[in-house]
Context: one part of a larger RNA
Molecule: small-subunit ribosomal RNA, central domain
Organism: uncultured archaeon
RNA sequence: UUGGGCUUAAAGCGUCCGUAGCCGGUCCAGCAAGUCUCCCCUUAAAUCCCACGGCCCAACCGUGGGACUGGGGGAGAUACUGCUGGGCUAGGGGGCGGGAGAGGCCGAGGGUACUCCCGGGGUAGGGGCGAAAUCCUAUAAUCCCGGGAGGACCACCAGUGGCGAAGGCGCUCGGCCAGAACGCGCCCGACGGUGAGGGACGAAAGCUGGGGGAGCAAAGGGGAUUAGAUACCCCCGUAGUCCCAGCUGUAAACGAUGCGGGCUAGGUGUUGGGCGGACUUCGAGUCCGCCCAGUGCCGCAGGGAAACCAUUAAGCCCGCCGCCUGGGGAGUACGGCCGCAAGGCUGAAACUU
Numbered sequence: 001u002u003g004g005g006c007u008u009a010a011a012g013c014g015u016c017c018g019u020a021g022c023c024g025g026u027c028c029a030g031c032a033a034g035u036c037u038c039c040c041c042u043u044a045a046a047u048c049c050c051a052c053g054g055c056c057c058a059a060c061c062g063u064g065g066g067a068c069u070g071g072g073g074g075a076g077a078u079a080c081u082g083c084u085g086g087g088c089u090a091g092g093g094g095g096c097g098g099g100a101g102a103g104g105c106c107g108a109g110g111g112u113a114c115u116c117c118c119g120g121g122g123u124a125g126g127g128g129c130g131a132a133a134u135c136c137u138a139u140a141a142u143c144c145c146g147g148g149a150g151g152a153c154c155a156c157c158a159g160u161g162g163c164g165a166a167g168g169c170g171c172u173c174g175g176c177c178a179g180a181a182c183g184c185g186c187c188c189g190a191c192g193g194u195g196a197g198g199g200a201c202g203a204a205a206g207c208u209g210g211g212g213g214a215g216c217a218a219a220g221g222g223g224a225u226u227a228g229a230u231a232c233c234c235c236c237g238u239a240g241u242c243c244c245a246g247c248u249g250u251a252a253a254c255g256a257u258g259c260g261g262g263c264u265a266g267g268u269g270u271u272g273g274g275c276g277g278a279c280u281u282c283g284a285g286u287c288c289g290c291c292c293a294g295u296g297c298c299g300c301a302g303g304g305a306a307a308c309c310a311u312u313a314a315g316c317c318c319g320c321c322g323c324c325u326g327g328g329g330a331g332u333a334c335g336g337c338c339g340c341a342a343g344g345c346u347g348a349a350a351c352u353u
Stems, first nucleotide, its partner, number of pairs: 003325004007307002012321001014201004021194003025088007033081002035077008048066007091191001092188003095184003103177007110154002114150008125136002162169002206247006215241002220236004258320006266298014302309002326353003335346004
């Protein structure tokens, strides 16, 4: 609960696609369903309003009139909505052009470091910490040189930089696929927006099967610290981290800010594209200005409880969806659906304050 809200107080679904529904640009014509006007019928009585009357008054009652609301029929109006037909191009889509990008998938190649092994050199320590010890080392370690194997990762470039719907994406090259921005009076012609259900994608951890395993490292073992130390520090170390196939479907999945559109001062960086100009050792070169798109900072009006937001709005409006309604109990119980499980989604109440 006909209200007010959702950056931080409770509240934006993790993200996108999309069904129903809701909403929808511009011009002309027609129809007249919604809408509006008039007329008729109806809408029992009582109730309500007005006038008059009856009980001394009032309450109450009676008579007459009216109103309200809905329904049916008829006549008319056509601005708006709707429907039908036709047209348009400013929304949307397509085509073409040159370019930007860690966008996705697959394959091939490379690099530093690390660990292990082999060979050579070399000798007594190494490692670690606040200090130590556990630990490694005389079967020769640490260190230096050469060779080999393996797995993971990708320094510098690197930027408040770029790309992606989000999660996320950084070595190089190749193949395939996709999206966005800019430019073009080439095409289609409202084909659009949102989106209950639904579907797809979705970090890390976790699960199943198979592979792989260098480093790191939950659990575990040991050494310290300490009153204790199930920790912080140190030495080891197994799952896991990696790959393939499948599942899980969560997060401070955050801009804690749903999506789309329009409107509302500026200033200054930066990325991509276009146009114009200056310079030019003429090269996709350097610099300046303008426009479009993105991404930051500052800031007016306005907003806000404030912090702050401010053309990337949290301002002013429109459309659609989701969500909130004191704290605890509780994201629990029960039921249902999903999952191999872990658990996920939906989601109370008693009681208490």